[in-house]
């Protein structure tokens, strides 16, 4: 909303509305693009069996060859051929006359914004051939003519003269009428006071107008009137397109009186007369369009849309004309004018597919020069017939609907074969082979309709549908996609290339996103892309949106048109509601049957619902009308309060300035300095004078005003609100398009004025630069008078009214009332301002909001009425108009461009932003480093090669805890190619040693010895050579493909989780507040309760003691060792805090508040480090990027930079002498005593597998005594010479130590920087891994010896926690501005120039028609000549609209130019807005404005006391 049933419910069925991608680190919300659905007269691309049934030049209303689309009719009529003939004629067929058609079927959509079209209605203002019905009538007479006959013109078309005949041709007479015109009674209606007029019907008198015939004798025809059908014609009212950047249009224009012309009505036309007529409800003008029944889409309102099919309308090669006829101003008809094309003998002359076919052309793109009048229809005709490219069919086209097939059952060794694999497999896949079985469709034979209406005859289609039989699975599957959205994955190929895409993206070596393969998904003879249209789009919102901050309230009010509108009562019936009619053609829609095998198609019936019109009824609501009310509005009176406004006076202070006095050397200014002023005497200071401009305190959340704004005081004028009184009026109200007033500050004009201050300019300073920030100066301005501008962050970003919804506080102004002398305070009522946050015990409720927030001064509820908004940029711009003196200002686009832009709120990270903590962070100290020289490492040069790696902090004495060879990765040269190494096969051999030749070696040639070990005697393990592949191998390459492992933030205190709770939600809450701590330690409070990973704790070590146990120490206690155990927890006292937690003291104790050190590094950062430790994916080499081997480089050397050693000396060197260590290490090792050597060392060989023996009497510093006396020295030690030792195949490139000998720089180190808080710095040595030897002064551990300093947290660095602010999320090494330059679009302006279109004015003026005058004598018609108006066409001068178009100007856009750094934080001068000046640029500066400014202080207020 319908149907069943029913009084109604109930009940039951049926139709009805889906979303997803994308802004962000995430969230929520604005928004805008994009997709998924449907649809076509479509078109491409790949592909394609069959059949029905439709539909097919959207573009060039461009041009067309060809044939064909309108003719009949001898029963009107004249004539010419042929044929037959019964000669009487007939038949067929030509040419004319004459009638009927030809205005109709067909096609197209240029034009048109209009009575064109759709709906209603009129027509009393009209016509209507052919039809059909009624009544009546068809008498009489007369002249021409075509064709044909004869002359003539012409290339042709086609014309000219003469002559003869006929009609249903044509004239003329008579006759009729309810027919025409004239006059002229009556009645009746309507208007109207009336006079009068108007309409209709009836009558009476005059006077016009008619006819046609043929025949078969059936009839067809012909006039006249009436009447019905038809079909039109003209009018009214309603309806549907953009545009106001098109506001004013109209002179036949609007009316009216006479004509005039028509079928008719009318300015439709003429002449006159009046001045009217239309427009903001959109006229005039511009663009665009044929409209409707319909159709596509939608849930529906609505939105697009007009192919086919029906209606209407308008066109016919462009323009203009009439003629004929009922009916055209005529698509295949005349007649001018133009463009075009053909013909021509150049004088002339023909044509008009936007009818079917077809052709060319345009174009993404649209068919056969087909059969036939059987069928439905049309003209003609008495028929018979003729005509018919309407019309019926067939043909092409997958172009759309719709139906049907390409087989069906069965079949697992789950074949082959492709692809993928974890090497097992798995998938393709019952699919296929095969086995069985059917023939829709496919050949092929045979029968074979309906469509015919009509007994008969007649079928284009038509070898048709269809029916039966044979044959044999035979003849028949593609297209798209597979990241999401969206059903569907995997492998190779590429490697930001090629290329994909509808958004969002994807592609830089592992791409489910490119290409390709296998695979899967979809639909399906089609499948996709591309166009367009409706949906989704609530994304123009009637149904159904919004405007504090996302886009949007107009700066204020004032007020016309409009819209809205208070209470009663009566009436009216326009809206409204109801119930009937008529009408909205058909088809189309639905709904119900029916007929094609089903569908689609096609026919039958039936229908709601809307629209418009008539007629009733209803009176509650709007609305008209008429009467009253007083709640709204407004008037009067009162007495009060304000910076309300304009004018005029008056006033003190401070400034500047001048005069005079004092006085002297600076002053001002700054972060800090110049510049300026000043001994011609300044700043200062006192006195007086002068000048303009602003008005301290009061002052405040006050107050007034419409905004704007308004502030000393005092007068004068003026306006307004509140409040009280309850007199008056009585709806008089709100808002308010356009209009009109006011409107900060900049500006602008004229005239004044000028102390301060101050754009512009000049100077001084920062600075890389300063066109700024900062300083001195200063001009316009600022200040008045007059008059212009018209804007602002003109703001509560919040239009104006009007009601209504729970409180509680201040405060302004009135009014009452208590009280009081009296005011104040108090309480109550009215209109206004303004709060309800901080603290805290507690603080708005509901309600709306994306959130923030609002919350009786709404952003709530809700009604009127105005304004505006519909992604971002382009742009408040261009251009065109109005306003202005400029400067602008109001209106207000598009072309392109982007997938975004905004908006509020999380969590982060940041801040040159706060607050509070920690750290060897700063500061207090103590010692270095940066200068010298050697050692080392690393950039850089160089080089055949100096392999490579690691770059701030978090690399540089790292990797490398040992680079002569080897390492070894490099580099040169020689060599090998199943390889040095592994696995597996076959052969053969033990294997391994030894000797010689050649070679730098690797390796090669030969000679020789040798036959092994297990065993069950088959053969086993293990070696070697030698073939051949299969493979080895790579320090190659990516740390941005990884594992493992490490640095750093950081031994910071922190990271999160689970349930509850808040929150739309990211998230939040625990985790936060107060207190405390070395800590998210621990206490306390609490919407939170628990947990976990981090802290602590546990482990180890060292300090003290007690047991035990011991030898290699010691021999007496005792010390070490090793195993255990105690002891340290703020336990205890004090004081302090919330009585807590903890903090300070102190006692005891070896140790005290984590005793000391060590090992442990949360969640996470940093694509940090390593592919060369190792492993490892992918790539990549394979007689080489593998391997083997000598030599060489890794060790260079102009320099630059880290870390380190010696030093530079007297706190010191030298020489003698005397103490006192801990931890380490040794059998391929440590080596004792003893000898030799100055010495490194060498002979030696004892002990030691280690509390035993050795390195190793173990040290240096230090302690005592000399000696040097402040010098490049007895400092200091580098270089460089010579000799040597050791180690090793081998010290040349290139090892360490020794011995003599030389004896460099360095006199303590600029800037600047690093370590360290106690057994710690700093100083002394041992001792050890690596290791044959050493580059060691370096690592890594042991001990001696032994400090000063910490007031503190301003500052520097890091780091934690709170909070604020962001335009940041790759996260401030962030992000972003704007000029310059390149390179490309697009659109404005532009000297101009080249078209369109519509209009005007004058000039010309074809054909018709009208009409004057003539031929002309009566008409009519023809001629002849003018006239008025006219089309094409010329000139003209502007309007519009487009094309091009040197050039200068802005605007978009583009991975990696240039300059700067304007914005986001307090952005380093806070930003934004109007305005004006200046400057490479962003911008700067002045003036007034706002907060959409961080921060710190003050002040109010507020609650409680």
């Nucleotide at each position: 909303a319908a149907a069943c049933a029913u009084u109604c419910c109930a009940u039951u069925u049926u139709u009805u509305g889906a979303g997803a991608g994308u802004u962000u680190g995430a969230u929520c919300c604005u928004g805008g693009c994009u997709c998924a659905g449907g649809a076509u007269g479509a078109a491409c691309g790949c592909u394609g069996g069959c059949g029905g049934u439709a539909u097919g030049u959207u573009u060039a209303a461009g041009g067309c060859a060809u044939g064909c689309a309108a003719g009949u009719c001898g029963a009107u009529c004249g004539u010419g051929u042929a044929u037959c003939u019964u000669c009487g004629g007939a038949u067929a067929u030509g040419c004319g006359a004459g009638g009927c058609a030809a205005a109709c079927g067909g096609g197209a959509g240029a034009g048109u914004a209009a009575c064109a079209c759709a709906u209603u209605g009129g027509u009393a203002a009209c016509u209507u051939a052919c039809c059909c019905u009624c009544a009546a009538c068809u008498c009489a007479a007369g002249u021409a003519u075509a064709a044909c006959c004869c002359a003539g013109u012409g290339a042709a078309a086609a014309c000219u003269g003469g002559g003869a005949c006929a009609a249903u041709c044509c004239u003329u007479g008579a006759u009729a009428g309810u027919c025409c015109a004239a006059c002229u009674g009556a009645a009746a209606c309507g208007u109207g006071u009336a006079a009068a007029c108007g309409u209709u019907u009836u009558g009476a008198u005059u006077g016009g107008u008619a006819a046609a015939g043929a025949u078969u004798u059936a009839u067809c025809g012909g006039u006249u009137g009436a009447g019905g059908a038809u079909a039109g014609g003209c009018c009214u009212a309603u309806g549907g397109c953009u545009u106001a950047u098109c506001a004013g249009c109209u002179u036949g224009u609007u009316g009216g009186u006479a004509g005039u012309g028509u079928a008719a009505u009318g300015g439709a036309c003429u002449a006159c007369c009046a001045a009217g007529g239309c427009u903001a409800u959109g006229a005039c003008g511009a663009g665009u369009a044929a409209c409707g029944g319909g159709c596509g889409u939608g849930a529906g309102a609505g939105c697009g849309u007009g192919a086919c099919c029906c209606g209407u309308c308008c066109c016919a090669c462009u323009g203009g004309a009439a003629c004929u006829g009922a009916g055209a101003c005529a698509c295949u008809g005349u007649c001018c004018a133009g463009a075009c094309u053909c013909c021509u003998a150049c004088g002339g002359g023909a044509g008009g597919c936007u009818g079917c076919a077809g052709u060319c052309a345009a174009g993404a793109a649209u068919c056969u020069u087909u059969c036939g009048c059987a069928a439905u229809g049309g003209c003609c005709g008495a028929a018979a017939g003729g005509c018919u490219g309407a019309c019926g069919a067939a043909g092409c086209a997958a172009u759309a609907c719709c139906g049907c097939g390409u087989g069906a059952a069965g079949g697992a060794a789950g074949a082959c074969g492709g692809c993928c694999c974890u090497c097992g497999g798995g998938u393709u896949g019952u699919a296929a082979a095969c086995u069985u079985c059917u023939u829709u469709u496919c050949u092929u034979a045979a029968g074979g309709a309906a469509g015919a209406a009509u007994u008969a005859g007649u079928g284009a289609c038509g070898u048709u549908a269809c029916u039966u039989g044979a044959g044999g699975a035979a003849u028949a599957a593609g297209c798209a996609a597979c990241u999401g959205c969206u059903a569907a994955c995997u492998u190779c190929g590429u490697g930001c290339c090629a290329g994909c895409a509808g958004c969002a993206g994807c592609g830089g070596u592992a791409a489910u996103a490119c290409g390709a393969a296998g695979g899967u998904u979809g639909c399906a003879a089609g499948c996709g892309u591309u166009a367009u249209c409706c949906g989704g789009a609530a994304u123009u919102a009637u149904u159904g949106g919004g405007c504090g901050u996302a886009a949007a309230g107009a700066g204020u009010c004032u007020g016309u048109a409009g819209g809205u509108c208070g209470u009663u009562u009566a009436c009216c019936a326009a809206g409204u509601u109801u119930c009937a009619a008529a009408u909205u053609a058909a088809a189309a829609c639905u709904c119900u049957a029916a007929g094609c095998u089903c569908a689609a198609c096609u026919u039958a019936g039936a229908g709601u619902g809307a629209g418009u019109u008539u007629g009733a009824a209803a009176a509650a609501c709007u609305g008209a009308u008429a009467a009253a009310c007083u709640a709204g509005a407004g008037a009067u009176c009162g007495g009060g309060g304000g910076a309300g406004g304009u004018a005029a006076g008056c006033g003190g202070a401070a400034u500047g300035g001048c005069u005079g006095g004092u006085g002297u050397a600076g002053u001002a200014g700054u972060a800090a300095u110049a510049u300026g002023c000043a001994u011609u005497g300044a700043u200062a200071u006192c006195a007086g004078c002068u000048a303009g401009a602003a008005c301290a305190c009061c002052g405040a959340a006050u107050g007034c005003g419409a905004a704007g704004g308004c502030a000393g005081c005092u007068u004068a004028c003026u306006a307004a609100a509140a409040c009280g009184a309850u007199u008056c009026u009585g709806a008089c109200a709100c808002u308010g398009a356009g209009a009109g007033a006011c409107g900060a500050a900049a500006g602008c004009g004229u005239g004044g004025g000028u102390a301060g201050c101050g754009a512009a300019u000049g100077g001084g300073a920062u600075u890389a630069g300063a066109u700024a920030c900062c300083c001195c100066a200063g001009u316009a301005g600022u200040c008045c008078a007059c008059g212009c501008c018209g804007u602002a962050a003109a703001c509560g970003a919040u239009g104006g009214g009007u009601a209504c919804u729970a409180a509680g506080c201040a405060u302004u102004g009135g009014a009452a009332g208590u009280a009081u002398c009296g005011a104040u305070c108090c309480u109550u009522c009215c209109a206004g301002u303004g709060c309800u946050g901080u603290u805290u015990a507690g603080a708005u409720a509901a309600g709306u909001u994306a959130a923030c927030a609002c919350a009786u001064u709404a952003a709530g509820u809700a009604c009127c009425c105005c304004g505006c908004c519909u992604g971002g940029g382009g742009a408040g711009u261009a251009c065109g108009g109005u306003c202005g003196c400029a400067a602008g200002a109001c209106u207000a686009a598009a072309a392109c461009u982007c997938a975004a832009a905004g908006g509020a709120a999380u969590u982060g990270a940041c801040g040159g932003g706060a607050a509070c903590c920690c750290g060897c962070a700063c500061a207090a100290g103590c010692g270095g480093u940066g200068g010298a020289g050697c050692a080392u490492g690393u950039g850089g040069u160089u080089u055949a090669a100096u392999u490579u790696g690691a770059u701030g902090a978090u690399a540089a004495g790292c990797a490398g805890g040992g680079a002569a060879c080897c390492u070894c990765a490099c580099c040169a040269a020689g060599g090998u190619u199943u390889g040095a190494c592994a696995u597996u096969u076959a052969u053969a051999g033990a294997a391994u040693c030894u000797c010689g030749g050649g070679g730098a070696a690797a390796c090669u040639c030969g000679a020789g010895a040798g036959u092994g070990c297990c065993g069950c005697a088959a053969g086993g393990a293990g070696c070697u050579a030698u073939a051949a592949a299969a493979c080895a191998g790579g320090u190659g390459c990516u740390g941005c493909a990884u594992g493992g492992u490490u640095g750093u933030c950081g031994u910071c205190a922190g990271c999160u989780c689970g349930u509850g709770u808040c929150g739309u939600g990211a998230g939040a809450u625990g985790u936060c507040g107060g207190g405390u701590u070395a800590a998210g330690u621990c206490c306390u409070u609490u919407a939170a309760c628990g947990a976990g990973c981090g802290c602590a704790a546990c482990c180890c070590u060292c300090a003290u003691u007690c047991u035990a146990a011991u030898u290699u120490a010691a021999a007496u206690u005792u010390a070490a060792u090793u195993a255990g155990a105690a002891a340290a927890c703020u336990g205890c006292c004090c004081a302090g805090g919330a009585u807590a937690a903890c903090u300070g003291g102190g006692a005891g104790g070896a140790a005290g508040g984590u005793g000391g050190g060590g090992a442990u590094g949360a969640c996470g950062u940093c694509a940090a480090a390593u592919c060369a430790g190792c492993a490892u994916g992918g790539c990549u080499c394979u007689u080489a990027c593998a391997c083997c081997u000598u030599g060489g480089g890794c060790u260079a050397c102009a320099c630059a930079c880290g870390u380190g050693c010696u030093a530079c000396a007297a706190u010191g060197g030298c020489c003698g002498g005397u103490a006192c260590a801990a931890a380490g290490g040794g059998u391929c090792g440590c080596u004792a005593a003893g000898u030799c050597g100055c010495g490194a060392g060498a002979c030696g060989g004892a002990g030691c597998u280690a509390a035993u023996c050795c390195c190793a009497u173990c040290a240096a510093a230090a302690c005592c005594g000399g000696u040097c006396u402040c010098a490049g020295u007895u400092c200091g030690g580098a270089u460089u010479g010579a000799a040597g030792u050791c180690u090793g195949c081998a010290a040349c490139u290139c090892g360490a130590c020794u011995u003599c000998a030389u004896g460099a720089a360095g006199c303590u180190g600029g800037a600047a920087u690093c370590g360290c808080u106690a057994g710690u710095a700093a100083a002394c040595g041992c001792a050890u891994a690596u290791c044959a030897g050493c580059a060691a002064c370096g690592g890594u551990g042991c001990g001696u010896u032994g400090a000063a300093u910490a007031c503190g947290u301003u500052c520097u660095c890091g780091g934690g926690u709170u909070u604020u602010g962001u335009a940041c999320a790759c996260a401030c090494c962030g992000c972003c501005c704007g000029u310059c330059a390149c390179a490309c679009c697009a659109a404005g302006a532009g000297a101009g120039u080249c078209g369109g279109u519509a209009a005007u004015a004058c000039c010309c003026g074809a054909a018709a028609g009208c009409u004057g005058c003539g031929u002309a004598c009566u008409a009519a018609a023809a001629c002849g000549u003018g006239g008025a108006a006219u089309a094409a066409g010329g000139u003209a001068g502007g309007a519009u609209c487009g094309g091009c178009a040197a050039u200068a100007g802005g605007g978009g856009u583009g991975a990696a130019g240039u300059c700067g750094u304007a914005a986001c934080a307090a952005g380093g001068c806070a930003u934004c807005c109007g305005u004006a000046g200046c400057g490479g640029a962003a911008g700067c500066u002045g003036u007034g404005g706002a907060u959409g400014g961080a921060u710190c202080a003050c002040c109010u207020c507020c609650u409680u006391u």